[in-house]
Predicted 3D model of a 332-nucleotide part of an RNA (large-subunit ribosomal RNA, domain IV) from a Candidatus Nanoarchaeia archaeon. The sequence was found in a public genome assembly. Its Rfam family is "Archaeal large subunit ribosomal RNA". The source organism's lineage runs through Archaea, Nanobdellati, Nanobdellota and Candidatus Nanoarchaeia. The coordinates come from a structure-prediction model, not an experiment, and the mean pLDDT is 85.

Context: one part of a larger RNA
RNA sequence: ACUAAGCUAAGGGAAAUCGACAAACUAGCCCCGUAACUUCGGAAGAAGGGGUCCCUGCGAUUGUAUUCGUAUGAGUGCAAUUACAGGGUGCAAUAACUAGGGGGGCCCGACUGUUUAACAAAAACAAAGCGAUUCGCGAGCCUGCAAAGGUGUGUAUGGAUCGCUACGUCUGCCCAGUGCCAGCACUUCAAACUCCGGUUCAACGGAGCUAAGAACUGGUAAACGGCGGGAAUAACUAUAAUUCUCUUAAGGUAGCGAAAUACCUUGUCGUUUAAAUGACGACCUGCAUGAAGGGCGUAACGAGGUCCCCAUUGUCCCUAGCUAGAGUCCUC
Repeated sequence: ACUAAGCUAAGGGAAAUCGACAAACUAGCCCCGUAACUUCGGAAGAAGGGGUCCCUGCGAUUGUAUUCGUAUGAGUGCAAUUACAGGGUGCAAUAACUAGGGGGGCCCGACUGUUUAACAAAAACAAAGCGAUUCGCGAGCCUGCAAAGGUGUGUAUGGAUCGCUACGUCUGCCCAGUGCCAGCACUUCAAACUCCGGUUCAACGGAGCUAAGAACUGGUAAACGGCGGGAAUAACUAUAAUUCUCUUAAGGUAGCGAAAUACCUUGUCGUUUAAAUGACGACCUGCAUGAAGGGCGUAACGAGGUCCCCAUUGUCCCUAGCUAGAGUCCUC
């Protein structure tokens, strides 16, 4: 020098590192005390303090026994629990084992739950709830060639299918395209059928009639989806409430916004730092946000992601020592 093992370190205390990963701090029980926010339940063991062993003294409560003797009682003994005070030992009294580090901002997902047995536990799945479509029961949907079976010995407050997901607040415009639904005076349209032609029969040819479908007429976006461009204009400048114009089915509303979405970009400003491509708060010039492929908020929750602070530490400055093992060496 090694270890998929431990222990300890003066001073500093995250300077280490992608990142406090790892380790350390904290820890049980009793008492005090406890903020923002909140769906009033929580948050909360918030945070932050004090105590904890032994002896003695003096009280309290309860149980029980007994004395006084009849009172809503008092005294005494024993037992259990407990308040206060004084003293004692030790470095240290939950002395070992056991046993939360804490706080704040933001993103995502409401929550408990589920998952890639053996690289992923999550923001993914599910979920209560909301909405749409469909079905009147010998239904609809599913399995089966069928008989039959499941849903269900259920019956629309039910079943099936699909989308979004608590809650709060909302959910704008477009039916031109694609799909679905409905209607349908007229048009189109196969075979069959009728009639005609085919010197007779027939093949065959033509005409007529007609279903679904198409066409046509409407509806439907919590169906698939979509939601513009160019000029000019206010008494500094800038900007444009305003006007003109091309154009569409309609031209993105509320909200949010350099975002888990922003190319340019380390955007600009503010706060945080000595210093920040970080974080948070704003701005809006949204390459390419946006409303159930849901938008925006949100207490609680999270082995989720990210940033900051306190405490704490061998992560580091900067290494050192010790224990155990392996190894080496010695002896047999």